[in-house]
């Protein structure tokens, strides 16, 4: 250069067009305990960027950008 994947909270993960976005885990706050651990309840925070289709897009297209692979 040329194909292909792969991109969601700090972290790591479901959702396959009907979203107040799921769980775990960190962090915070309380309950527990003499304290610490552990445990329990509760809370904060996410779709890579920008355009198209659609009533509706995390999910289909597109073009960009980061990473990984493979071919030259």
């Nucleotide at each position: 250069g040329c194909g292909g994947g792969u991109g969601u909270g700090g972290u790591a993960u479901a959702a396959u067009g009907g979203c107040u976005a799921u769980u775990a885990u960190u962090c915070c706050u309380g309950c527990c305990u003499u304290c610490c651990a552990a445990g329990c309840a509760g809370g904060c925070g996410a779709u890579g960027a920008g355009a198209g289709u659609u009533c509706g897009a995390u999910u289909c297209u597109c073009u960009c950008c980061a990473c990984c692979c493979g071919c030259a």

Model confidence (mean pLDDT): 80 of 100. Transfer RNA from a bacterium, 72 nucleotides, folded computationally. Rfam family: tRNA.